A computed fold for a 133-nucleotide RNA from uncultured Acetatifactor sp., annotated as FMN riboswitch aptamer (RFN element). It matches the Rfam family "FMN riboswitch aptamer (RFN element)". From the family's description: The RFN element is a highly conserved domain that is found frequently in the 5'-untranslated regions of prokaryotic mRNAs that encode for flavin mononucleotide (FMN) biosynthesis and transport proteins. Rfam links the family to the GO term FMN binding.

């Protein structure tokens, strides 16, 4: 570099209502890489396994621009850029944004009685992981 495969979880129980898995109480979920005071191996240098939704970064969604294609008021493809949520307190300690305890908070767009959890774009795309040449 090319190819192949894989690559997201969750509304329990109740209340109000004509109507809500959407509101209210309660319940439940946590993509990918990095970082990471455990532990293991080693005389040592060093090697190595696990642990973050809220730390660092990435992806999806959405928007703009450029180029391209087409059945050209529009759609699609490629590239570039933009946008992109949320954490405190206590403990231990030399050191904690990651450990332990407690409390809090967050979660694209479209549809619909207002949706992280339903339905849909999506049998899609993709961070990336594994394998083969």
């Nucleotide at each position: 570099u090319u190819c192949u495969u894989c690559a997201g979880g969750g509304u329990u129980g109740g209340g109000u209502g004509u109507a809500a898995u959407u509101c209210c109480c309660u319940a439940c979920u946590g993509g990918c890489g990095g970082u990471g005071a455990a532990g293991g191996c080693g005389u040592a240098a060093g090697c190595u396994u696990a642990c973050a939704g809220u730390c660092c970064g990435c992806g999806a969604c959405c928007c703009a621009c450029a180029g391209g294609u087409g059945c050209c008021u529009c759609a699609c493809c490629u590239g570039u850029g933009g946008c992109u949520g949320a954490u405190c307190c206590g403990g231990u300690g030399a050191a904690a944004a990651u450990c332990c305890g407690g409390g809090a908070c967050c979660a694209a767009c479209a549809g619909u009685a207002c949706a992280g959890u339903c339905u849909g774009g999506a049998u899609g795309a993709a961070a990336g992981a594994a394998g083969a040449a």